[in-house]
RNA sequence: UGAGUCGACUGAGUGAUCGCGGCAUGCUUCGGCAUGUCGAGGAAGGUCGGGGCUCCCCAGAGCAGGAUGCUGGCUAACGGCCAGUCAAGGCGACUUGAAGGAAAGUGCCACAGAGAAUAGACCGCCGAUGGGCCGGGCAACCGGCCACAGGUAAGGGUGAAACGGUGCGGUAAGAGCGCACCAGCAUCCCGGGUAACCGGGGUGGCUUGGUAAACCCCAUCCGGAGCAAGGUCAAGCAGGAAGAGGGCUGCUCGCUCGCUGACACUUCCGGGUUGACUGCAUAGAUGGAUGGUCACUCACGGCCAAAGCUCUUCGGAGCGAUGGCCCGGACAGAACCCCGCCUACAGGUCGACUCACCAC
Numbered sequence: 001u002g003a004g005u006c007g008a009c010u011g012a013g014u015g016a017u018c019g020c021g022g023c024a025u026g027c028u029u030c031g032g033c034a035u036g037u038c039g040a041g042g043a044a045g046g047u048c049g050g051g052g053c054u055c056c057c058c059a060g061a062g063c064a065g066g067a068u069g070c071u072g073g074c075u076a077a078c079g080g081c082c083a084g085u086c087a088a089g090g091c092g093a094c095u096u097g098a099a100g101g102a103a104a105g106u107g108c109c110a111c112a113g114a115g116a117a118u119a120g121a122c123c124g125c126c127g128a129u130g131g132g133c134c135g136g137g138c139a140a141c142c143g144g145c146c147a148c149a150g151g152u153a154a155g156g157g158u159g160a161a162a163c164g165g166u167g168c169g170g171u172a173a174g175a176g177c178g179c180a181c182c183a184g185c186a187u188c189c190c191g192g193g194u195a196a197c198c199g200g201g202g203u204g205g206c207u208u209g210g211u212a213a214a215c216c217c218c219a220u221c222c223g224g225a226g227c228a229a230g231g232u233c234a235a236g237c238a239g240g241a242a243g244a245g246g247g248c249u250g251c252u253c254g255c256u257c258g259c260u261g262a263c264a265c266u267u268c269c270g271g272g273u274u275g276a277c278u279g280c281a282u283a284g285a286u287g288g289a290u291g292g293u294c295a296c297u298c299a300c301g302g303c304c305a306a307a308g309c310u311c312u313u314c315g316g317a318g319c320g321a322u323g324g325c326c327c328g329g330a331c332a333g334a335a336c337c338c339c340g341c342c343u344a345c346a347g348g349u350c351g352a353c354u355c356a357c358c359a360c
Stems, first nucleotide, its partner, number of pairs: 001356010012297007020039008041331001045342002048340005053226004065222005070084005085099001086097004100217002105215002107211003122156002124152003129149002131146006164182006183207001185204008230278006237270001239269005248261001250259002298329001301326005308319004
C1' cells in the first nucleotide's frame, strides 16, 4: 500500500419560526388561554423463546401431544449468553454446526448399474469337480480341446456409496482362507482434564455401509388464556328469592285451611351489556402527540474551474490543495412491563488481529 476477519460506537448539530401530546400552576365568558416542565429506538419492527403481572383450572400418577438434545458455567428463566470439546470450511485472522442413539426394531437409498444390504456373475479369470469331444494305452489310466453345469468379488465397468486397505503366502482361479502392518469396532489399563474429550499401551473376533432435518428409542422440560388480562363504581335490567295483598284458575259437590299457576306491588340478590375510572410507568393511549419550514454548519456523492505534482512515444494521460453549483441525510415510529433472539439499516468513527507485496 492492497485485500480481509472480529468487536464496539454513531447514525446529524446550532439558531429562528409555525405547530402537537401529557403534567403542574394561574386565569376563564367553562369553549379554552398563558407560563413552566417533560416528550421514541438501536432496532420502538417480527411477535419467535423466556419471565413478571392477571384471570380460569388444578389430589396424585400415567398415556397422548409438543419443545430441547456435546461439556462446564452464568441467569429469575430461556430454544439466550460466556468459555471450552469435536466435526466441516478457510493459507490465515476466523466462521459454521437440531453435535444423543443406525450393535432395540421398522422403513428408505433416485439415476446409472448384473448387483444397493441375509449382496451381486455384465465383461473378465479358472477348469479343481461333474459332463462332452479327440488322441494314446490290453487295461487301470494319461494327455489335449470345449466352456454345458459349476467355481471365483483379484481386475474392468456403473455409482454419492459395491460389504475394510496394502503386501506376502496360498489356490485351478480366487477369497481374512492364513499371516504382518495400517484403519475401524468392542473391551481393559495408564497419564492429563471438573467434564465433553485428548495422548499412550494391551487384548479380542478378523470387519459391523449411509440415512434419525424418516418412523422410532432414550434423557430433560412443558396446564390454558392474555392489558380487548383483570379490578372498582354508576345506569338500566333478563332472571331468582322472600314478604304481604286481594280477585281469578286447578285439586273439592260446596265452603274453610292448605298447596299450585298467572298477573301486579315492596325489599334483597343479580349474569351479561354500556359508560367512566383503574390496571399504567419521571413519554404514554385516546384510532394513537413526539412534527414541518428556513438559514448556517457537518459528513457523503456528482459536475465545473483550478495553483501544483507525476508519467510521457511530446499528441497527451493520471492525481489534485482550494473554490463554485446541484442533489441527497438510511432503516424505521413506543401502546402492560422486562430479559433475549431474529430481521431492516445511506453514511461515518474507533480498537484488536490476519494474509500478500514493497521499502528500510
This is a predicted structure of a 360-nucleotide RNA (Bacterial RNase P class A) from an uncultured Acidimicrobiales bacterium. Model confidence (mean pLDDT): 75 of 100. The sequence was found by an Rfam model in a public genome assembly. Rfam family: Bacterial RNase P class A. The family's RNA type in Rfam is ribozyme.